[in-house]
RNA sequence: ACGUGCUCCGGGGUCGGUGUGAAUCCGAACCGGCGGUGACAGUCCGCGAGCGGCCUCCUCUGGGAGGUCGUUGACCCGGUGGAAAUCCGGGACCGACGGUGAUGCGACGAGAGUCGCGAGUCCGGAUGGGAGGCAGCACGA
Numbered sequence: 001a002c003g004u005g006c007u008c009c010g011g012g013g014u015c016g017g018u019g020u021g022a023a024u025c026c027g028a029a030c031c032g033g034c035g036g037u038g039a040c041a042g043u044c045c046g047c048g049a050g051c052g053g054c055c056u057c058c059u060c061u062g063g064g065a066g067g068u069c070g071u072u073g074a075c076c077c078g079g080u081g082g083a084a085a086u087c088c089g090g091g092a093c094c095g096a097c098g099g100u101g102a103u104g105c106g107a108c109g110a111g112a113g114u115c116g117c118g119a120g121u122c123c124g125g126a127u128g129g130g131a132g133g134c135a136g137c138a139c140g141a
Stems, first nucleotide, its partner, number of pairs: 002140006008133002014028004029121002031095002033047004042093002050071009075091005097124003104117005
């Protein structure tokens, strides 16, 4: 170094303003999983979580487990260099699912009202799962 088994580790972030009322509006601030890539990546390549379909199994009939397929956001300019969409400078952009969503916003309507939108940072699934780890232990040839 390799193989097998086990153990451990394995996601971050808020203040102010308005207001009767908002950690959701407005303003500002802040955050960035894993592997790879000629040199360090939220925005490149791939993976994971989430969501959906199908199949199998289990079930206390509520649901649960496994497999498989699909889906899943966002970057440019300049500089340095042998090499950077990764560094430096500048300016941008993005953020699963469910919930709550100030007496908010939008559309339609004569009106009653109807429909839609509205959290990366709050609450929840989750004391979960997980890509993986140049982390540890044991055994093997």
Predicted 3D model of a 141-nucleotide RNA (FMN riboswitch aptamer (RFN element)) from Microbacterium marinum. The RNAcentral record of the sequence draws on Rfam. The source organism's lineage runs through Bacteria, Actinomycetota, Actinomycetes, Micrococcales and Microbacterium.